[in-house]
Molecule: transfer RNA
Organism: Frankiaceae bacterium
């Protein structure tokens, strides 16, 4: 250089092209003499940029960035 695979709450993993959710965590409640443990509730996200759609996390291009394979100069 060139192909492949990836990027979603803090973290981890899910979502048929039609509400972005679960699960640990944190945050408040409740239970508790107190503390864990248990419960209930809350915030919390789609890598950038276009492009198809009536509607894109999901398809298309291209860019960053990680990872795996070859190659090339040393």
């Nucleotide at each position: 250089u060139g192909g492949g695979c990836g990027a979603u709450c803090g973290u981890u993993c899910a979502a048929c092209g039609g509400c972005a959710g679960g699960a640990c965590g944190u945050c408040g409640g409740g239970c508790u003499g107190u503390c864990c443990a248990c419960u209930c509730g809350a915030a919390g996200a789609u890598g950038c940029g276009g492009g198809u759609u009536c509607g894109a996390g999901u398809c298309c291009c291209g860019c960053u960035c990680g990872c795996c394979c070859a190659g090339c100069c040393a």